[in-house]
Annotation: Predicted 3D model of a 523-nucleotide part of an RNA (large-subunit ribosomal RNA, domain I) from Nicotiana tabacum. Taxonomically the source falls in Nicotiana (Eukaryota, Tracheophyta, Magnoliopsida, Nicotianoideae). The RNAcentral record of the full RNA draws on SILVA. Its Rfam family is "Bacterial large subunit ribosomal RNA".

Context: one part of a larger RNA
RNA sequence: GGCUUACGGUGGAUACGUUGGCACCUAGAGACGAGUAAGGGCGUAGUAAUCGACGAAAUGCUUCGGGGAAUUGAAAAUAAGCAUAGAUUCGGAGAUUCCCGAAUAGGGCAACCUUUCGAACUACUGCUGAAUCCAUCAGCAGGCAAGAGACAACCUGGUGAACUGAAACAUCUUAGUAGCCAGAGGAAAAGAAAGAAAAAGUGAUUUUCGUAGUAGUGACGAGCGAAAUGGGAGCAUCCUAAACCGUGAAAACGGGAUUGUGGGAGAGCAAUACAAGCAUUAUGCUGGUAAGCGAAGCAGCCCGAAUGCUGCACGCUAGAUGGCGAAAGUCCAAUACCCGAAAGCAUCACUAGCUUAUGCUCUAACCCGAGUAGCAUGGGGCACGUGGAAUCUCUUAUGAAUCAGAAAGGACCACCUUGUAAGGCUAAAUACUCUUGGGUGACCGAUAGCGAAGUAGUACCGUGAGGGAAGGGUGAAAAGAACCCCCAUCGGGGAGUGAAAUAGAACAUGAAAUCGUAAGCUC
Numbered sequence: 001g002g003c004u005u006a007c008g009g010u011g012g013a014u015a016c017g018u019u020g021g022c023a024c025c026u027a028g029a030g031a032c033g034a035g036u037a038a039g040g041g042c043g044u045a046g047u048a049a050u051c052g053a054c055g056a057a058a059u060g061c062u063u064c065g066g067g068g069a070a071u072u073g074a075a076a077a078u079a080a081g082c083a084u085a086g087a088u089u090c091g092g093a094g095a096u097u098c099c100c101g102a103a104u105a106g107g108g109c110a111a112c113c114u115u116u117c118g119a120a121c122u123a124c125u126g127c128u129g130a131a132u133c134c135a136u137c138a139g140c141a142g143g144c145a146a147g148a149g150a151c152a153a154c155c156u157g158g159u160g161a162a163c164u165g166a167a168a169c170a171u172c173u174u175a176g177u178a179g180c181c182a183g184a185g186g187a188a189a190a191g192a193a194a195g196a197a198a199a200a201g202u203g204a205u206u207u208u209c210g211u212a213g214u215a216g217u218g219a220c221g222a223g224c225g226a227a228a229u230g231g232g233a234g235c236a237u238c239c240u241a242a243a244c245c246g247u248g249a250a251a252a253c254g255g256g257a258u259u260g261u262g263g264g265a266g267a268g269c270a271a272u273a274c275a276a277g278c279a280u281u282a283u284g285c286u287g288g289u290a291a292g293c294g295a296a297g298c299a300g301c302c303c304g305a306a307u308g309c310u311g312c313a314c315g316c317u318a319g320a321u322g323g324c325g326a327a328a329g330u331c332c333a334a335u336a337c338c339c340g341a342a343a344g345c346a347u348c349a350c351u352a353g354c355u356u357a358u359g360c361u362c363u364a365a366c367c368c369g370a371g372u373a374g375c376a377u378g379g380g381g382c383a384c385g386u387g388g389a390a391u392c393u394c395u396u397a398u399g400a401a402u403c404a405g406a407a408a409g410g411a412c413c414a415c416c417u418u419g420u421a422a423g424g425c426u427a428a429a430u431a432c433u434c435u436u437g438g439g440u441g442a443c444c445g446a447u448a449g450c451g452a453a454g455u456a457g458u459a460c461c462g463u464g465a466g467g468g469a470a471g472g473g474u475g476a477a478a479a480g481a482a483c484c485c486c487c488a489u490c491g492g493g494g495a496g497u498g499a500a501a502u503a504g505a506a507c508a509u510g511a512a513a514u515c516g517u518a519a520g521c522u523c
Stems, first nucleotide, its partner, number of pairs: 001522009016473001020444002022441007029433002032149001039100003042055003046078002050074002052059001061094006071081002105114003121147002124142004154185001155183005165172001195202001206233004216224002238424002240369001244255004260403001262368003266362005275356004283349002286346002289343001292338001297312005313330002321333003374398001376396001378394003384410001405420001407418003460467002480507001483494004
């Protein structure tokens, strides 16, 4: 030096367990803000650095209910208190709520300064009335005064790439995606046929299955890619303009009218219901925001400890779960069943009230949504790349008709059929989850699971945008080691606690690499 064995150190793997996460289901909610939000800064405790709570009324105030013995947050200690005259605590309602921040009296390097103490700006209402008669600009005043800002995803609109694929690349694709902007709602959008069809019927929209990777489209390359019929979910309709009448100087308003077997207006004739719908207050039902009640086991044994074992019992509309010194239906909290609200909220019912309503015949002379439809040019969008390219839509230039009308049925024409554009509203089925309650898991178990089980978007890094960790486990209970000794401490030896201290806080288990000590073998 090597090997073997034994005993240790270092190290923190493994197994165990979980305070934290992940995914989904279900029911809510999608609230907020000039009555000053979201998000922050600074403060508030006897002692108080951090987090939570709160706001100069500051670790809290008032009130209405629940609850019933302790209590002054996490978090010990000490001091001083408070509480059966009901505290702490839980729920409803209210008060207070510094400074910054849309930030709004003016300014500013956010949380500050100045100050005459002002809601700035826009909108609204009223007033005044410049050049210039009317008007407009400008100005003044008013009001608890509409807007702004925030917001994870979902939604609508505007704008809009590139890498990439085509094995290169330009049309094409990626993709109307990402990004940016604007706006709204709990959903949004769409929506009551100028439809879709095809000789038969159908009857708003949305969504799903399917049609179907079909018909098509495509440097006919890469690729892109429908629709109708059909089966389901869910179903819901309506209002207005015009003609005509009335009022009015006019603008305008009231009545009338709303349709496609065309309708209305106009003229004539006849006739009338007690029904339907909407809905606030009050009342009531139900639900939710605190709660309550709630069955049944003892003895012996081993043990530090009984829920274990043995013996003999009991309850079950309750053998879900968690805890208690090991594994508990009968110890505790609960669980099944049952039950409960002063106050705010929600659903439903009813209700004072409000709104709504006819048919036939005749006429073809009035109306039936105009810079619109259509056409031309150039685009976009339709699964459809200009193609034979309809339908939809935009720029520019033109530019109709009024039911004997005009549109569509994939160029176009005829016939036929279908519906009736150029005004508007509309629940449900559908999409999502920053978030709340409940629940589940052939989801994770500390290099996993959220980046984050501990000061976590923290420490730290960066001028900045931004990047972004590590770190959990004594024990049943601190019983956390009085006292003595070595000793500056650290550390250690006794003593003591404990079932255990090789559980001693660098603390449960304690692998490997690795470092030693001892013995043996060998060189």